c-di-GMP-I riboswitch aptamer from a Betaproteobacteria bacterium, 86 nucleotides, folded computationally. Its Rfam family is "c-di-GMP-I riboswitch aptamer". Rfam's curators write: GEMM was predicted in a large-scale screen for bacterial structured RNA regulatory elements.

RNA sequence: GGCAGACACUAGCAAACCCACCGAAAGGUGGGGACGCAAAGUCUCCGGUCUAAGGGCCUCUGGCCUAUGACAGCGGGAUUGCCUAA
Numbered sequence: 001g002g003c004a005g006a007c008a009c010u011a012g013c014a015a016a017c018c019c020a021c022c023g024a025a026a027g028g029u030g031g032g033g034a035c036g037c038a039a040a041g042u043c044u045c046c047g048g049u050c051u052a053a054g055g056g057c058c059u060c061u062g063g064c065c066u067a068u069g070a071c072a073g074c075g076g077g078a079u080u081g082c083c084u085a086a
Stems, first nucleotide, its partner, number of pairs: 004084002012037002017032006035073001041079003045076003048071003054066005
């Protein structure tokens, strides 16, 4: 240095829920709060999941389909990184 990851060390992030704001929604941002996480740092390239404003269709007060929207804390992949036992 590489691989690897412990009842190690120094740290880190922050689920659900609550409040405020943005959004049609999924969801996101900020504050509080911790379920957990060895990349729960970053990136939608691949698969998957969620939503359906707009668009299309129908048996039309409704229903169905659809991502250009979203999820990196659903996997795979790419990329960067702390510590150091076996």